[in-house]
Order: sequence, then structure tokens, then C1' cells
RNA sequence: CCGCGCUAGGCGGGGAGGUAGCGGUGCCCUGUAACCCGCAAUCCGCUAUAGCGGGGCUGAACUCCCGAGCUGAGGCCACGUCGCUUCGAGGUCCGGCCCAGGUAAGUGGCGAUGAAGGUCGGGUCCCACGCAACCCGACGCCGCUGAACCCCGCCAGGCCCGGAAGGGAGCAACGGUAGGCGGCUUAGGGUGUGCCGUGGGGGCGCCUGACCGGAGCUAACUGCCUGGGUAACGCUCGGGGCGGCUGGUCGAGGCCGGGUGCGCGG
Repeated sequence: CCGCGCUAGGCGGGGAGGUAGCGGUGCCCUGUAACCCGCAAUCCGCUAUAGCGGGGCUGAACUCCCGAGCUGAGGCCACGUCGCUUCGAGGUCCGGCCCAGGUAAGUGGCGAUGAAGGUCGGGUCCCACGCAACCCGACGCCGCUGAACCCCGCCAGGCCCGGAAGGGAGCAACGGUAGGCGGCUUAGGGUGUGCCGUGGGGGCGCCUGACCGGAGCUAACUGCCUGGGUAACGCUCGGGGCGGCUGGUCGAGGCCGGGUGCGCGG
């Protein structure tokens, strides 16, 4: 060095959870050419040599063992930070939104066919009077109506008294009257009245005429300032969830390096 037969070992590993701890069953990640059966979550089997029992395959190396080496799927923890999201609170913020006041830089409007301002006057307002309008009651006049009786005159008919002549009361009609209605006139009183007149008062504002004046006025929109409000949003504070980064921890797999037998024969 080669061949044959064996043995140790191997036939998966890891994370979280659970446990005094270890391993397993279930979950997740990862790997293989590569085992099977039985057991088991208020569980099963064990105790630092930490699954147990049974069967099978492979077998000293691509395969087994080791490495505080390199790389590294994935899990877990943490605070910090960033982003997204959700809930609650706040009202301090040159934020946002709403309201009010101010300002006049921009836009618009008015202004040399004359702004602001000023002077004189008028109106609007108040008082008195007048006039008008309307209302009220009164005198007078006119018209109509006009008392069933308890109004007047005259009283047909009828009635009453009377022997008669004659007398009497009296309804209707007619004529009037009181009253009622309407109209006119006169004088008076009143008024939530008046594009009315006269006189007086008042003068802040507003409207308006004339003159002086000679370039501003306005604040609708934007901007700016101040104050108040609001809490959808931003913001601040607090809680929850997800994700990224960072740090820690465990770490499958891959790479690299190293290590490991026995017997017989040639």
C1' cells in the first nucleotide's frame, strides 16, 4: 500500500416555549443519497455519560470526532433611535382652521369730469303755530223715514149717550211732532297722520349744495401685526402594535484546518 471480516461512531441538527435541569412529542428555521415501530402536554422518558424499549442499515472516512477559525438561514432579549400605524390626554406652539380688531406692502374699486381736509348753507332730529287729512260729539238747514197703543191736530167708517135735535170718546187715512238715518254748513275738541307751509332750537353722526384746497380715499381679496376660540390635522406627553437600524445571546448549514481503530491474508 492492497483485499476480506469486525468494532467505536453514524443514520440529522438548531431556536423559542416548557422544565429544577436534560432530551422527546407539538410549533418554527435549516439540512440530507440516508432508517423503521411503540410511548407522550395539567405529558412521556431520564439525572450531568441526562429520551427509554425493540428491530434494521452503514461503518474507519465524501460519510465519524474536534476547532475561542471564516461565513451564516433563523429564533430570542434589550434599550436607544428612526419610520408607519392605533388609542388617550393637553392647549404652551410665530403651525393648521375659525372669528374680531388693526395696518396699508401687493391686487381690485373710487379720485384732476377733483381725494383727504376746511368754510358757509340746506336736509335728516326737536318745539310752537298754520294748512291739509282723518275721527268725535254739538248748533242750524235740507232730504228720507216716522211712532200698532201708552205724541199732537183733523178725524171717513164704525162705537157710546139721547125719543129726537144733538153731543162725546176715538182707530185708519191725511197733515205735523219727538226720535232715527243720510248729506251740507258753522264753530269746537282730538291725532301712532303729512315728499305741506312759517318761525325758533339743535348740531354727534349721516345725506346734500356752493366755494377754498390740490392727491389722496377705500379695505373686498392676498400679505403682515394683535387678541379670542377650536382640537379634524400638525405639535407635545403617555400607552399599544408592526417594520428598519444598533447592541447582546443562541445558532442549522457551508468553507477551512486537525484528529480516530482491531483481527487475518498478500
This is a predicted structure of a 266-nucleotide RNA (Bacterial large signal recognition particle RNA) from a Candidatus Poribacteria bacterium. Rfam family: Bacterial large signal recognition particle RNA. About the family: The signal recognition particle (SRP) is a universally conserved ribonucleoprotein involved in the co-translational targeting of proteins to membranes. By type it is a non-coding RNA gene. Lineage of the source: Bacteria > Bacteria candidate phyla > Candidatus Poribacteria.